This is a predicted structure of a 249-nucleotide part of an RNA (large-subunit ribosomal RNA, domain VI) from Spumella-like flagellate JBNZ41. Its mean pLDDT, the model's own confidence on a scale to 100, is 85. It matches the Rfam family "Bacterial large subunit ribosomal RNA". Rfam links the family to the GO terms structural constituent of ribosome and ribosome.
[in-house]
Context: one part of a larger RNA
RNA sequence: CGUUAGAGUAUUGCGAGUGGCCUUUCUCUAGUACGAGAGGAUCGAGAAAGAUAUACCUCUGGUCUACCAGUUAUUCUGCCAAGGGUAAACGCUGGGUAGCUAUGUAUAGUUUGGAUAACCGCUGAAAGCAUCUAAGUGGGAAGCCGUCCUCAAGAUGAGUACUCUUAGGCUGCGGAUAGACUAUCCGCUUGAUAGGAAUCAGGUGCAAAAUCAGCAAUGGUUGUAGCCGAGAUUUACUAAUAGCCGUAA
Numbered sequence: 001c002g003u004u005a006g007a008g009u010a011u012u013g014c015g016a017g018u019g020g021c022c023u024u025u026c027u028c029u030a031g032u033a034c035g036a037g038a039g040g041a042u043c044g045a046g047a048a049a050g051a052u053a054u055a056c057c058u059c060u061g062g063u064c065u066a067c068c069a070g071u072u073a074u075u076c077u078g079c080c081a082a083g084g085g086u087a088a089a090c091g092c093u094g095g096g097u098a099g100c101u102a103u104g105u106a107u108a109g110u111u112u113g114g115a116u117a118a119c120c121g122c123u124g125a126a127a128g129c130a131u132c133u134a135a136g137u138g139g140g141a142a143g144c145c146g147u148c149c150u151c152a153a154g155a156u157g158a159g160u161a162c163u164c165u166u167a168g169g170c171u172g173c174g175g176a177u178a179g180a181c182u183a184u185c186c187g188c189u190u191g192a193u194a195g196g197a198a199u200c201a202g203g204u205g206c207a208a209a210a211u212c213a214g215c216a217a218u219g220g221u222u223g224u225a226g227c228c229g230a231g232a233u234u235u236a237c238u239a240a241u242a243g244c245c246g247u248a249a
Base pairs, nucleotide, nucleotide: 001154005165006164007163008162009161010160011159015151016150017149019148022050023049024048025047026046027045028044034039052108053107054106055105056104060102061101062100063099067095068094069093070092071091072087073086074085075084076083077082113145114144119139120138121137122136168245169244170243171242172188173187174186175185176184193239194238195237196235197234198233199232200231202228203227204226209222210221211220212219213218
């Protein structure tokens, strides 16, 4: 841009796919058929496991670069105490929410059809016999075509159904389930979109200060404390002002 008004939701499937289809072991059938014995099934039923694929983070773990604590050296805040900076782009150490993640969790490969390969057949002549083949006809594989999964109406052959209607679209602004930029998605006061605040979850592990005990290091009490990135709920305190295009028949 088109699909012959604009928008939203749900669909059909022309067609496309270097999508999938997997494998092993064990139990029963059955120590049966078969076989002198040794040995030992087809078919069928069931149970586990492996690899792979997809999704997710409740559990088990990993990471979580400044969330919490401990600690060494040095320097700064005049000193004590309490803190900040630096120590290879966290000084080191112990933990760790959201997010991301696998070794974790969940699910999946079902059923069944068609045409066939090698091969096995039926009928059957050429060739009075024989012969699966020459006419005709049947079976037969994880392979092929379907069934299954994904995409899919620019399928210009542009499909279908429902809803809304002066609607609608764009820029801008607040953002994230999105992201290099774009794009996508949500919101814009008729508002919980982000920040802040409150409460909670969760993390760390019991702050400073005061006081008590001790000569002191240190320990106890106030106190399950203090601090806290991403999480949940609530709350307009702050910031989402506004403008343009278009409105067919």